[in-house]
RNA sequence: GAAGUUCGCCAGGCAGCCGCUGGACAAAACAUCGUCUGGAGGAAAGUCCGGGCCCCAUAGAGCAGGAUGCCGGCUAACGGCCGGGCGCAGCAAGUCGCAAGACUCAGGUCGAUCGACCCAAGGCGACAGACAGUGCAACAGAAAGAUACCGCCUAAGUUCGCAAGAACCGGUAAGGGUGAAAUGGCGAGGUAAGAGCUCACCGCGGACGUGGUAACACGGACGGCACGGCAAACCUCAUCCGGGGCAAGGCCAAAUAGGGGAGUAAUGGCGUGGCUCGCGUCGCUCCCGGGUAGGCUGCUAGAGGCUGGCGGUAACGUCAGUCCCAGAGGAAUGGCUGCCCACGACAGAACCCGGCUUAUCGGCGGACUUCCACC
Repeated sequence: GAAGUUCGCCAGGCAGCCGCUGGACAAAACAUCGUCUGGAGGAAAGUCCGGGCCCCAUAGAGCAGGAUGCCGGCUAACGGCCGGGCGCAGCAAGUCGCAAGACUCAGGUCGAUCGACCCAAGGCGACAGACAGUGCAACAGAAAGAUACCGCCUAAGUUCGCAAGAACCGGUAAGGGUGAAAUGGCGAGGUAAGAGCUCACCGCGGACGUGGUAACACGGACGGCACGGCAAACCUCAUCCGGGGCAAGGCCAAAUAGGGGAGUAAUGGCGUGGCUCGCGUCGCUCCCGGGUAGGCUGCUAGAGGCUGGCGGUAACGUCAGUCCCAGAGGAAUGGCUGCCCACGACAGAACCCGGCUUAUCGGCGGACUUCCACC
C1' cells in the first nucleotide's frame, strides 16, 4: 500500500413563517391565551423466545404433555450472550499437474483458464444416547445387515479321458457392475485363488500416563478390532415448565327487567389448558329477552442512560459522579420557502424491558488475517 473478515457510530443539517402534542409556570373564566421545555427506530417490523407487572388463588402432589441438549462462565431469565472444545463447508494466499501462449543470452523464465491438495482471519453446527427396544432407507442391484450377477480358483473329493483337459461337487468376496451407502484403508507376505489369514503404517477401541476446572488433546503399550446409517423417526436419559393477559386489572358515575324458561343437584356441581388425588366453596349449566360501552387510572424514574475508577481474556460485575430522554387515546412532530450536502434506503411507539430473526441507501472509524514493496 492492497485485499479479506469482523465490530462500533451516524441515519440528513441550518434558518424563517404557519400548525400539532406532553409537562411546568402565570393569567383568564367556560375551556382560551402567553413563556419555557420535551416529543418515534436501529430495526419502532415479525409476535419467535424469556421476564417485570396484574388476575385466577389459600394453591400442593402425581400422570400425561411440552421445551432445551458439547464444556465452563454471565444474566432477573432465556431456545440469549461470552470464552473454550470438537466437527463441517470453504474464499483469499500457497504447493503440485496439464497447458493456450509470451520472453529469451537458446541454458531457461513467466504463464491465463482448468484440475487436485492444503486452506488464515472469519462462517456454520437441530454438536446427550444407535449392544434398552421398535422402526425406516423408493428404484437399481445377486444382495441393504449379511449376499453371489459377471468374475477368480480347481488345492482336496468323484466321473470321463492315453494325455492336455472337461464335467460334477466345492472354495472365494481381493477385481468389475448397481446404488446415497456393499460390511475399515493402503502396501507386502501368504494361498489353488482369496480374505486382518499374517505383518508394517493409518484408522478404531477400552485401560494407563501427562496437561486442562471441564469438554477434550497428546503419548507409548495392548487388542485384529467393524452386523454400518438415520433419533429435524418413535424412544431412552438429564434439566426445566400452572394458566390467562394492559382488550390484564382498579375506581367513579349512569342506566335497566331483583325479567322469563329448561335441566341438574351432596354418591353432586363449580374453582384460568387435560386426567387423578388433595384443598376450598355451595350452587351450577344452557336458551330467549333487556340495560351500559361514559370518565379517571394503570401510563412512564426504569433489572434506566452517560462519564470515569477497579476486577475480569470477554460477556459482565462493582464503586463514584451526573442526567430525566414520547406517553397519543380513531391515535400527536406536519405544510411552505431558501441554503448546505453524505442527495437520505428499510421504514412510525400504544404497559415496559432483555434477546433472536427479517428488511435496508449512504458515510465515518477500530481490530484481526494474508499478500506486495522498502528500511
A computed fold for a 375-nucleotide RNA from a Rhodocyclaceae bacterium, annotated as Bacterial RNase P class A. Lineage of the source: Bacteria > Pseudomonadota > Betaproteobacteria > Rhodocyclales > Rhodocyclaceae. It matches the Rfam family "Bacterial RNase P class A". It is annotated as a ribozyme. The model forms 97% of the base pairs in the Rfam consensus.